[in-house]
Molecule: transfer RNA
Organism: Candidatus Saccharimonadota bacterium
RNA sequence: CGGGGAUUGGCGCAGUUGGUAGCGCGCGCGGUUUGGGACCGCGAGGUCGAAGGUUCGAGUCCUUUAUCCCCGA
Numbered sequence: 001c002g003g004g005g006a007u008u009g010g011c012g013c014a015g016u017u018g019g020u021a022g023c024g025c026g027c028g029c030g031g032u033u034u035g036g037g038a039c040c041g042c043g044a045g046g047u048c049g050a051a052g053g054u055u056c057g058a059g060u061c062c063u064u065u066a067u068c069c070c071c072g073a
Base pairs, nucleotide, nucleotide: 001072002071003070004069005068006067007066010025011024012023013022019056027043028042029041030040031039049065050064051063052062053061
């Protein structure tokens, strides 16, 4: 320098053909228990790496860009 992949709550990930973001673990509160663990119920927490564009509508499409990984030169 060229090509490809990844980036989404604290962590690990899903999100189909563009339709308004979810799962597990963790965290908080409550129930159960003598207490803890386990189990059950409820809840908080993310403007989707950044900026711009297309669209009635973008995590998803387009452009630029940041970091990391792989391949090639």